The RNA shown here (Lysine riboswitch aptamer) has 178 nucleotides and comes from Secundilactobacillus pentosiphilus. It matches the Rfam family "Lysine riboswitch aptamer". A reference for the family is Grundy et al. (2003), "The L box regulon: Lysine sensing by leader RNAs of bacterial lysine biosynthesis genes", Proc Natl Acad Sci U S A. It was read from a public genome assembly, where an Rfam model found it. The coordinates come from a structure-prediction model, not an experiment, and the mean pLDDT is 79.
[in-house]
C1' cells in the first nucleotide's frame, strides 16, 4: 500500500411508516330513556344451555305514536412526537375481560412461525351499518436500490431485463489474502 470483509456507526427511497393528541364527519334521528295507546304474561344480567339474582297483573314480551337523544368498534384530516423491517398481514396457541359454570364468538395483551423493498390504482371476492377502511387473489404501470446487457460519449445519461429490505449507500475496521 491492496483486494476481500464479519460485527459495529451513519443514512437514502416518498402520495413512506406507526403511535398520541385534537377536530369534523360516519354510526343515528338508531339504541336507550320518558309518556300515552293497544294486547296480555313473561323479561334482564353481550350469544346458547344450565344454575343464580333481580324486574313483572301497580301490567312483562311485543307492536304504534309523540317527546328527548347518545356512545364505542371501525375511519379520515390536522399537529406533535417517534422512525426507514419503518412497519403490515395471514396462521395456530397461550393468557385476561362479562354474575357463575360449559361452548362458541368478540376485544385485548403475549411470545412464536410464515409472508411482504414502498407507496398508489383497476378487476373480483370478502370482513363491515358503510359507498369509509381493511383482508385475500389477480392485473398492468409507478417508484427507489442493486446487477446485467444495448445506446450514448463524460451529462455519471438513457433503454430493455433480472435480483431482493437477510437489500442498497457512506465510514470504520477484527480476522485474512497478495
Nucleotide at each position: 500500500a491492496u483486494c476481500a470483509a464479519a460485527a459495529g456507526a451513519a443514512g437514502a427511497g416518498g402520495c413512506g411508516c406507526g403511535a398520541a393528541u385534537u377536530a369534523a364527519a360516519u354510526g343515528a334521528g338508531u339504541c336507550g330513556c320518558u309518556u300515552u295507546c293497544a294486547c296480555g304474561a313473561g323479561a334482564a344480567c353481550a350469544a346458547u344451555c344450565a344454575g343464580g339474582u333481580u324486574c313483572u297483573g301497580u301490567g312483562a314480551c311485543u307492536g304504534a305514536a309523540a317527546g328527548u337523544a347518545a356512545a364505542a368498534g371501525g375511519g379520515u384530516a390536522a399537529u406533535u412526537c417517534g422512525c426507514c423491517g419503518a412497519a403490515g398481514c395471514u396462521c395456530a396457541a397461550c393468557g385476561u375481560g362479562a354474575c357463575u359454570g360449559a361452548u362458541a364468538g368478540c376485544a385485548c395483551g403475549c411470545g412464536g412461525a410464515g409472508c411482504u423493498g414502498g407507496g398508489a390504482c383497476c378487476a373480483g371476492u370478502u370482513u363491515u351499518a358503510a359507498g369509509a377502511a381493511g383482508g385475500c387473489u389477480g392485473g398492468g404501470a409507478c417508484u427507489g436500490u442493486c446487477g446485467c446487457a444495448g445506446c450514448g460519449a463524460u451529462g455519471u445519461g438513457u433503454u430493455g431485463c433480472g435480483g431482493a429490505g437477510a437489500g442498497c449507500u457512506u465510514c470504520c475496521u477484527a480476522c485474512g489474502g497478495u